């Protein structure tokens, strides 16, 4: 160069085209505890960028960034 595949909270991970975008862990406030841990309840926090199809796009299509596999 060519073929694929893969990008979502700090971090790992769900979401038949209609979800308030969900869990775990981490952070935070706060219960229990004499402190601590641990264990509860609660809180922040996210879709790589631009375009397209759609009534509606994380989700389909397209180039483009970034990783990865493979073949020259």
């Nucleotide at each position: 160069g060519g073929u694929c595949c893969c990008a979502u909270c700090g971090u790992c991970u769900a979401a038949c085209g209609g979800u308030u975008a969900g869990g775990a862990c981490a952070g935070g406030u706060g219960g229990u505890u004499u402190u601590c841990a641990a264990u509860c309840a609660c809180c922040u926090a996210a879709u790589c960028g631009g375009g397209g199809u759609u009534c509606g796009a994380u989700u389909c299509c397209c180039c483009g960034u970034g990783g990865g596999a493979c073949c020259g």
Model confidence (mean pLDDT): 81 of 100. A computed fold for a 72-nucleotide RNA from Pelagibacterales bacterium SAG-MED05, annotated as transfer RNA. The source organism's lineage runs through Bacteria, Pseudomonadati, Pseudomonadota, Alphaproteobacteria and Candidatus Pelagibacterales. The RNAcentral record of the sequence draws on Rfam.